[in-house]
RNA sequence: GGGCCUGUAGCUCAUCUGGUAGAGCGCUGCUUUCGCAUAGCAGAGGUAGGGAGUUCGAGUCUCCCCAGGUCCA
Numbered sequence: 001g002g003g004c005c006u007g008u009a010g011c012u013c014a015u016c017u018g019g020u021a022g023a024g025c026g027c028u029g030c031u032u033u034c035g036c037a038u039a040g041c042a043g044a045g046g047u048a049g050g051g052a053g054u055u056c057g058a059g060u061c062u063c064c065c066c067a068g069g070u071c072c073a
Stems, first nucleotide, its partner, number of pairs: 001072007010025004019056001027043005049065005
């Protein structure tokens, strides 16, 4: 320098061919306990790496950039 892959909640990851984003763990509150843990219930938390484009509509398609991984030279 070039090819490919990845980037979504604090962490690990879903979201199968475009239709207004979820799970587990973690966090907060309540119940249970003398108290803690466990368990049950409820809840908070994400402009989907950044920007532009296509579309009625983009996490999803196209282009550029950034970061990480991998291969070739």